[in-house]
Context: one part of a larger RNA
RNA sequence: UGUUCGAAACUUGAGAGGACUUGUUCCUAGUACGAGAGGACCGGAACGAACGUAUCUCUGGUGGAUCGGUUGUCACGCCAGUGGCAUAGCCGAGUAGCUAAAUACGGACGAGAUAACCGCUGAAAGCAUCUAAGCGGGAAACUCACCUCAAAACCAGGUUUCGCUUGAGAGCCGGGGAAGACUACCCCGUCGAUAGGCCAGAUGUGUAAGCGCAGCAAUGCGUUGAGCUGACUGGUACUAAUCGCUCGAUUGG
Numbered sequence: 001u002g003u004u005c006g007a008a009a010c011u012u013g014a015g016a017g018g019a020c021u022u023g024u025u026c027c028u029a030g031u032a033c034g035a036g037a038g039g040a041c042c043g044g045a046a047c048g049a050a051c052g053u054a055u056c057u058c059u060g061g062u063g064g065a066u067c068g069g070u071u072g073u074c075a076c077g078c079c080a081g082u083g084g085c086a087u088a089g090c091c092g093a094g095u096a097g098c099u100a101a102a103u104a105c106g107g108a109c110g111a112g113a114u115a116a117c118c119g120c121u122g123a124a125a126g127c128a129u130c131u132a133a134g135c136g137g138g139a140a141a142c143u144c145a146c147c148u149c150a151a152a153a154c155c156a157g158g159u160u161u162c163g164c165u166u167g168a169g170a171g172c173c174g175g176g177g178a179a180g181a182c183u184a185c186c187c188c189g190u191c192g193a194u195a196g197g198c199c200a201g202a203u204g205u206g207u208a209a210g211c212g213c214a215g216c217a218a219u220g221c222g223u224u225g226a227g228c229u230g231a232c233u234g235g236u237a238c239u240a241a242u243c244g245c246u247c248g249a250u251u252g253g
Base pairs, nucleotide, nucleotide: 001152005163006162007161008160009159010158011157015149016148017147018146021049022048023047024046025045026044027043033038051106052105053104054103055102059100060099061098062097066093067092068091069090070089071086072085073084074083075082076081110144111143112142117137118136119135120134164252169247170246171245172244173189174188175187176186177185194240195239196238197236198235199234200233201232204228205227210223211222212221213220214219
């Protein structure tokens, strides 16, 4: 842009893509079979491998805006307490997120039509013959079934609702997002919890500072599982989503 009025939401599925794997063990059964050695079909079950999809509760990894320890040096006048730099100075942990080695699940069941092949009935050809008429069985392949996309499927589909200038709806703009290169997508915009802040909690770290006590001191003990705490959870209009603007169908070839 089209889809023959303009919209919003929900859909059908022509068509396309994905997937399709396999092992071992056990039962049936030491049965059928076989002199024995050995050892089944059919049917049923369990546990795996690799692959795939999803997820982060668990186990871990990472986690340079979290916490702690610590060396050297500089600074905050000094002590104490802190900050800067040194690969994040080094070291020990670690929330959210992301993630695999973690955790769940999957291949199926079934149906149809068939291949090789196996048959029934059966003539041509008084017999025989699965075939010539007719009727069955039969595979991971094919068609469906399972998952995803899908009406530019130009034969451009369907349903519901809304609107016709008394404006349905959309965009711009702004606050944001487990959405994202940009765009797009999704949510929100005072009729508001969208983000930040704040409050409370969770989580992590691991007993802050100050003061007191003990010790010559280093240090220890008490106050104290303290203090601090990014991304997490809940709440709260304090701050910012102000005010607005634009497009948009004349009842429809």